This is a predicted structure of a 96-nucleotide RNA (SAM riboswitch aptamer (S box leader)) from Bacteroidetes bacterium MED-G20. It matches the Rfam family "SAM riboswitch aptamer (S box leader)". The family has 457 seed sequences and 9,625 matches in Rfam 15.1.
[in-house]
RNA sequence: UACUUAUCAAGAAAGGUGGAGGGAAAAGGCCCUUUGAAACCUUAGCAACCCCAAUUAGGAAGGUGCUAAAUCCAGAUUUAAAUAUCAAGAUAAGAG
Numbered sequence: 001u002a003c004u005u006a007u008c009a010a011g012a013a014a015g016g017u018g019g020a021g022g023g024a025a026a027a028g029g030c031c032c033u034u035u036g037a038a039a040c041c042u043u044a045g046c047a048a049c050c051c052c053a054a055u056u057a058g059g060a061a062g063g064u065g066c067u068a069a070a071u072c073c074a075g076a077u078u079u080a081a082a083u084a085u086c087a088a089g090a091u092a093a094g095a096g
Stems, first nucleotide, its partner, number of pairs: 003094006013043005021032003028073002044067003048064003051059002071088001075086003
């Protein structure tokens, strides 16, 4: 990097450095942000998948992931209307 499968309206932040952007992606909307953005570090937390445990519950030692807002909204199809389906994206597991 492409492939297969599953999930994506639940959950969970403080501090330090930093100093103006950020919310995946073109345009747009809306929102966050000098009462401090991104990024990095420390500590803490969550529990989606693997895992542990044992059996609708639970755990957080370990591998990933995550800790504003539905994946913030959106594109295509069907529809009276979409919490429908598909696409795109993210994450995990698997197999190359």